Transfer RNA from a Myxococcota bacterium, 73 nucleotides, folded computationally. It matches the Rfam family "tRNA". About the family: Transfer RNA (tRNA) molecules are approximately 80 nucleotides in length. Taxonomically the source falls in Myxococcota (Bacteria, Pseudomonadati).
[in-house]
RNA sequence: GGGGCCGUAGCUCAACUGGGAGAGCGCCGCGUUCGCAACGCGGAGGUCGUGGGUUCAAGUCCCAUCGGCUCCA
Numbered sequence: 001g002g003g004g005c006c007g008u009a010g011c012u013c014a015a016c017u018g019g020g021a022g023a024g025c026g027c028c029g030c031g032u033u034c035g036c037a038a039c040g041c042g043g044a045g046g047u048c049g050u051g052g053g054u055u056c057a058a059g060u061c062c063c064a065u066c067g068g069c070u071c072c073a
Base pairs, nucleotide, nucleotide: 001072002071003070004069005068006067007066010025011024012023013022019056027043028042029041030040031039049065050064051063052062053061
């Protein structure tokens, strides 16, 4: 220098080839218990790496760019 994959909640990861952004763990509250844990119920938490473009509509498609892993030179 070139190719491929990845980047989504605090962490690990989904979103089925464009149409309501979610799960588990963690955190907070309530219930249960003498108390804790476990369990049940509820809740908070997201500029979807960044900037543009296409579209009525983008996590998803296109371009550029940043970071990580990997292959080639």